[in-house]
RNA sequence: AUCUUCAGGGCAAGGUGCAAUUCCUGACCGGCAGUAAAGUCUGCGAGCGAAAAGCUGACAUGGUGAAAUUCCAUGACCGACGGUAAAGUCCGGAUGAAAGAAGAU
Numbered sequence: 001a002u003c004u005u006c007a008g009g010g011c012a013a014g015g016u017g018c019a020a021u022u023c024c025u026g027a028c029c030g031g032c033a034g035u036a037a038a039g040u041c042u043g044c045g046a047g048c049g050a051a052a053a054g055c056u057g058a059c060a061u062g063g064u065g066a067a068a069u070u071c072c073a074u075g076a077c078c079g080a081c082g083g084u085a086a087a088g089u090c091c092g093g094a095u096g097a098a099a100g101a102a103g104a105u
Stems, first nucleotide, its partner, number of pairs: 001105006013025003027089002029079002031044004039077002047055002059075005081092003
């Protein structure tokens, strides 16, 4: 450099209601790279935008340690768009795209 493959998880149980995995109680989930192992640090992807530009969520306290907002403990918090009884978790764009990972030449 070319090509190939891979590359996102999650409402148990119950309440109200004609109707809700959408409301209420409660439950559950966490892409990629970096760095002491990270959903909440830094950056990236995804998303929004006709497009360029641009926009785009969330953490504290204590402990260990040479080093951790990453580990341990405790208590919190966050989650695109369209559809639908109001959705991080259902259905849809998507048998898509992609940060990137692995392999072959």
Annotation: The RNA shown here (FMN riboswitch aptamer (RFN element)) has 105 nucleotides and comes from uncultured Anaerofustis sp. Its Rfam family is "FMN riboswitch aptamer (RFN element)". From the family's description: The RFN element is a highly conserved domain that is found frequently in the 5'-untranslated regions of prokaryotic mRNAs that encode for flavin mononucleotide (FMN) biosynthesis and transport proteins. RNAcentral holds the sequence, with entries from MGnify. Model confidence (mean pLDDT): 87 of 100. Lineage of the source: Bacteria > Clostridia > Eubacteriales > Eubacteriaceae > Anaerofustis.